Description: The RNA shown here (small-subunit ribosomal RNA) has 1432 nucleotides and comes from an uncultured bacterium. Rfam family: Bacterial small subunit ribosomal RNA. Its family is annotated with structural constituent of ribosome and ribosome in the Gene Ontology. The coordinates come from a structure-prediction model, not an experiment, and the mean pLDDT is 85.
[in-house]
RNA sequence: AACGAACGCUGGCGGCAGGCUUAACACAUGCAAGUCGAACGCUGUAGCAAUACAGAGUGGCGAACGGGUGAGUAAUGCAUCGGAACGUACCCGGAAGUGGGGGAUAACGUAGCGAAAGUUACGCUAAUACCGCAUAUUCUGUGAGCAGGAAAGCGGGGGAUCUUCGGACCUCGUGCUUUCGGAGCGGCCGAUGUCGGAUUAGCUAGUUGGUGAGGUAAAGGCUCACCAAGGCGACGAUCCGUAGCGGGUCUGAGAGGAUGAUCCGCCACACUGGGACUGAGACACGGCCCAGACUCCUACGGGAGGCAGCAGUGGGGAAUUUUGGACAAUGGGGGCAACCCUGAUCCAGCCAUGCCGCGUGAGUGAAGAAGGCCUUCGGGUUGUAAAGCUCUUUUGUCAGGGAAGAAAUGGUCUGGGCUAAUACCCUGGGCAGAUGACGGUACCUGAAGAAUAAGCACCGGCUAACUACGUGCCAGCAGCCGCGGUAAUACGUAGGGUGCGAGCGUUAAUCGGAAUUACUGGGCGUAAAGCGUGCGCAGGCGGUUUUGUAAGUCAGAUGUGAAAUCCCCGGGCUCAACCUGGGAACUGCAUUUGAGACUGCAAGGCUAGAGUGUAGCAGAGGGGGGUAGAAUUCCACGUGUAGCAGUGAAAUGCGUAGAGAUGUGGAGGAAUACCGAUGGCGAAGGCAGCCCCCUGGGCUACUACUGACGCUCAUGCACGAAAGCGUGGGGAGCAAACAGGAUUAGAUACCCUGGUAGUCCACGCCCUAAACGAUGUCAACUGGAUGUUGGAAGGGUUAAACCUUUUAGUGUCGUAGCUAACGCGUGAAGUUGACCGCCUGGGGAGUACGGCCGCAAGGCUAAAACUCAAAGGAAUUGACGGGGACCCGCACAAGCGGUGGAUGAUGUGGAUUAAUUCGAUGCAACGCGAAAAACCUUACCUACCCUUGACAUGUCAGGAAUCCUGGAGAGAUCUGGGGGUGCCCGAAAGGGAGCCUGAACACAGGUGCUGCAUGGCUGUCGUCAGCUCGUGUCGUGAGAUGUUGGGUUAAGUCCCGCAACGAGCGCAACCCUUGUCGUUAAUUGCCAUCAUUAAGUUGGGCACUUUAAUGAGACUGCCGGUGACAAACCGGAGGAAGGUGGGGAUGACGUCAAGUCCUCAUGGCCCUUAUGGGUAGGGCUUCACACGUCAUACAAUGGUCGGUUCAGAGGGUUGCCAACCCGCGAGGGGGAGCCAAUCCCAAAAAUUCGGUCUCAGUUCGGAUUGCAGUCUGCAACUCGACUGCAUGAAGCUGGAAUCACUAGUAAUCGGGAAUCAGCCAUGUCCCGGUGAAUACGUUCUCGGAUCUUGUACUCACCGCCCGUCACACCAAGAGAGCUGGCAAUACCAGAAGGCCCCGGGUCAUAUCGGGGACUACGGUAGGGUCAGUAAU
Repeated sequence: AACGAACGCUGGCGGCAGGCUUAACACAUGCAAGUCGAACGCUGUAGCAAUACAGAGUGGCGAACGGGUGAGUAAUGCAUCGGAACGUACCCGGAAGUGGGGGAUAACGUAGCGAAAGUUACGCUAAUACCGCAUAUUCUGUGAGCAGGAAAGCGGGGGAUCUUCGGACCUCGUGCUUUCGGAGCGGCCGAUGUCGGAUUAGCUAGUUGGUGAGGUAAAGGCUCACCAAGGCGACGAUCCGUAGCGGGUCUGAGAGGAUGAUCCGCCACACUGGGACUGAGACACGGCCCAGACUCCUACGGGAGGCAGCAGUGGGGAAUUUUGGACAAUGGGGGCAACCCUGAUCCAGCCAUGCCGCGUGAGUGAAGAAGGCCUUCGGGUUGUAAAGCUCUUUUGUCAGGGAAGAAAUGGUCUGGGCUAAUACCCUGGGCAGAUGACGGUACCUGAAGAAUAAGCACCGGCUAACUACGUGCCAGCAGCCGCGGUAAUACGUAGGGUGCGAGCGUUAAUCGGAAUUACUGGGCGUAAAGCGUGCGCAGGCGGUUUUGUAAGUCAGAUGUGAAAUCCCCGGGCUCAACCUGGGAACUGCAUUUGAGACUGCAAGGCUAGAGUGUAGCAGAGGGGGGUAGAAUUCCACGUGUAGCAGUGAAAUGCGUAGAGAUGUGGAGGAAUACCGAUGGCGAAGGCAGCCCCCUGGGCUACUACUGACGCUCAUGCACGAAAGCGUGGGGAGCAAACAGGAUUAGAUACCCUGGUAGUCCACGCCCUAAACGAUGUCAACUGGAUGUUGGAAGGGUUAAACCUUUUAGUGUCGUAGCUAACGCGUGAAGUUGACCGCCUGGGGAGUACGGCCGCAAGGCUAAAACUCAAAGGAAUUGACGGGGACCCGCACAAGCGGUGGAUGAUGUGGAUUAAUUCGAUGCAACGCGAAAAACCUUACCUACCCUUGACAUGUCAGGAAUCCUGGAGAGAUCUGGGGGUGCCCGAAAGGGAGCCUGAACACAGGUGCUGCAUGGCUGUCGUCAGCUCGUGUCGUGAGAUGUUGGGUUAAGUCCCGCAACGAGCGCAACCCUUGUCGUUAAUUGCCAUCAUUAAGUUGGGCACUUUAAUGAGACUGCCGGUGACAAACCGGAGGAAGGUGGGGAUGACGUCAAGUCCUCAUGGCCCUUAUGGGUAGGGCUUCACACGUCAUACAAUGGUCGGUUCAGAGGGUUGCCAACCCGCGAGGGGGAGCCAAUCCCAAAAAUUCGGUCUCAGUUCGGAUUGCAGUCUGCAACUCGACUGCAUGAAGCUGGAAUCACUAGUAAUCGGGAAUCAGCCAUGUCCCGGUGAAUACGUUCUCGGAUCUUGUACUCACCGCCCGUCACACCAAGAGAGCUGGCAAUACCAGAAGGCCCCGGGUCAUAUCGGGGACUACGGUAGGGUCAGUAAU
């Protein structure tokens, strides 16, 4: 786009069309084919009659048309174009005739039979019924003499003549007979075209042809007899499946593809099968006979029927109409006509089934109404939409008017023709009249009145149109992609919007897009696709030239190509759809005329293709025979002794019965080192010592010959690695299977020791490979460079080498061009030609079935059901690799000290609990949030209370605020008493600010949920060296380049090179601190000099130290070497410091949906007399257990007692607290000083010196427990710290495993601070004291950076992904079998019927009886084929 459609929702009108696609299923009822008295007789009725009407018959014509359906049919069909051997009623034209006779019969009458349908006997009668005789233009036959063969009348009119008065006769009309033509119609034949299957390859016996006969309207094996053996087929016979064909219709730019409803042409069919009769025509839809199935009637004897005609019924189905009207028109049959008949036809009815047209109102109308929806709460939108006002009246309703379709026939007047005729009849003209189913319809006019009339689908993208709510991977949607797991523009609803509109969607089927079967118009190196290779018949294609021809080809003409349809121009319905006139077109076929280029054909030449000869050349080309040496193994003997062999390491194995090793001799089989090479040969497979024989092909040079002999090749034939098979040999080594040993969780493997088929030979099969260049063969053309092999020519050389040119191979690179890219590139995957093969999404499957081949294994040919939305190619970015290269890091190694064992502390898990609040969970949670849980904190639990609230803002009312003091209660709270009025404005009244109380409502409040809705902050990779951009360039593109490469660095740090040139965020530097020095300054710091003191205590001084401000200093700057004359590195000098001096702060693009809604902020959701708020008590402190992080130890490098020396950095007024006194001590008293370089905390400790302990569960270790105390605090029971005395546990250096650290570091020793009333701090963060060891090095472990490579990964290896098994279901194959269909064969039997024969019989070839072959249906048998079904 389109439809004979159906379904869902909806539905106002009209016009024009269409309407069982399924069961060619079965049909009730009615109708669908009759008519003629001008062919005939009879009967009845009416009439006085003429006559008219009616009826059943005889006879004629029609019923073979019209109407229906598409079952069958792949050709007895259809379409187009031709043909000859035919028929033809009615119609037209020509010719001739129409004379004279005869016998019957129906109706009817009488008598019967039968239920009916129907039928019998006898008798009467007519014809345009039937039969002869005559005639014969023509016709048929023929021996050309001849023979045979027709007819029917009827009606109208009439002048003369005749008459038996009936008429004869004449004439007109119409019939009839014979015949010749015509038209139209029909029968037959030929050519071309006309679906799928080769998993259908051979078919055929009247088959093919001939002669003769029969038969037909007619040619013909159409039929028969005889003869011959033909005929068809790869250009697809036969068989199977499917199907009516065409004009046309739908689609498409076209070519095509699909289709064959309605209309037209042809065919076939009429319940199923067979058959003939009648007739001009049928083998007959509404005729006959027979058989079968079915239905109906029956008196059981017998009969009747055929809607695929129009309506209609049942049934089937998703689905398709009224048992209507009329012959008015058009047409058909009959008739002289009137007229009759006509479910053809014309109309009406039903159905939105389709196409077309119209309407459902128009204008105005902002308060932008109400309501709805959304909202950022401002508003927006629905929306000029509605209402309101002013108009109009199509459609519908009512009323009135009202067509065309109808003019013929017939009547009458008149002209012409026929005729003797003014008659009849025919043919023109005029006049008047009749005839309408539709239908009072179309159409016109009037009236009232916006009155009677809008839905459907969609709104994620494709694709025009977005929001809210509900739902929460549910319910559901979906054409494809896909949507839905708590913020869904995708589900459902609503509002709004978009599209179409009396329709709109959905579904089915068709074409298009699809160049996705490619004729137009595709491909085959890697995406699907070149047969493993050659030879070659058919086929296809074919060099050059001349002549002829005219099959192809081209041009003209003619015929045909039905009409309708399509297209163009007109016309008619108000337009359109629709109807209609004319034209064009129908791209085709045939005939004919011409042209002669090209192809073909015929004939004749040519030599450039192809081939032959001559002279040479190279070669693992093939087949056969012979022969050689090295090596392995085995055998014999000698020498000789304990191992050999094997592996990652071993073991099995061999060996003291003498191996292995070594020497000599022998046997046997197989393969041929070096040469040897992107070298050679061959069609491919493939081919390797050397020699001989036979043999194929190739190349080169020169010319001589043949004269297109060529190329390709379906079917076919031949060859065809390895493995395998058969028969017979052979068997050294190797080696499937097998055995043993190892490895392993296992190891039916990899490794080892053995070992059989096989490998080898001969003959015969098999016929497949990643048979690969994944690239068919042949030919021509199209820049080059450089190797190499075989030749040739020229130059050159003594000979070579070598150089130039050329030819045939074989490699590498590369231009143009091609390609999706990779790549190919004169050996093309470039540009062309010829021929063959092959492909058409993945899987199923190169499988099943069938067939062919094979001994088998198996091969060749080769599907479908079912299933998926992909499979695949090339390239890109990353990631990954038990890939590669290079580099780094306390990563390993080298060291030192730990953890893991004990006790304790602390955190976590788990368990428990009323609650043990919550979060953090590999590294990157676990002394973490928490730099302080007894109450508070506190979020948890229990109990008791409050409800505008503990807190904020707004309104109203009252009161100052506030202070003192009773009672109840665990307290919150409840309930009393008393004091007391302030500030600002104002004269006062009063008002205002602030605070308190009360009331109502907006609201407050939430440590409730979601860190996977978020902001912010943080962790981590990682202080790793990376991450990007602009412009340019390259690429179809993703992307690349830059950023890679050579060096170098801690560093993408720097240098050089480079289609890149620059830039940004990172690195580094700038900042802080520390190490040296200078300048300035000098109190609370310092003290060299001068005084002074117990004391830098004081005077004095600021030199030193120090403090704190500001500068200097370090930059690979200098020297040497290395390096590329670079960057840089190595060493050195100087220097306090040397190559980033040490430390800190500083964290690129990003990753982990990492952590945090319980810091804070915040969307959404949830709670609102509670999930909010208050109070008391409890809990977060539990405890069979497990883990992390620490503390203290296990002791002599130590413990303990005593003496003694040396820091730094902090803190202090609710504070630090000196001296002094008391206490064993914690502490108490005390009160000086200090808001701090001044006073205090404050004692530094390890160290060191001396004494003691003497290796022990100890004078180690200190847990636990008891008693007595101190301090803080409302309060130490749950649940604080500390002190004294007493007690004195485990533990004697810690398994597997594992952590930190590279220098002022580890280790060790003390000090301080935050939080804090106190403290569970052994934590955290700072501070200093003492102060090491080691680093060969980068193989390995972990992590990281760069380059490269492979990849089927890209939520990226924690990836992807394969197979078995379990259960359920689906499809297909096999399956003992079973069931059914179809076509054929053989045999049996054989209705009706025509033909033939016989008998009887006849005027007769009628009727009757019998028989023969043919033959439908039926039966039997064995096969074939297809389908269904079946345990398994």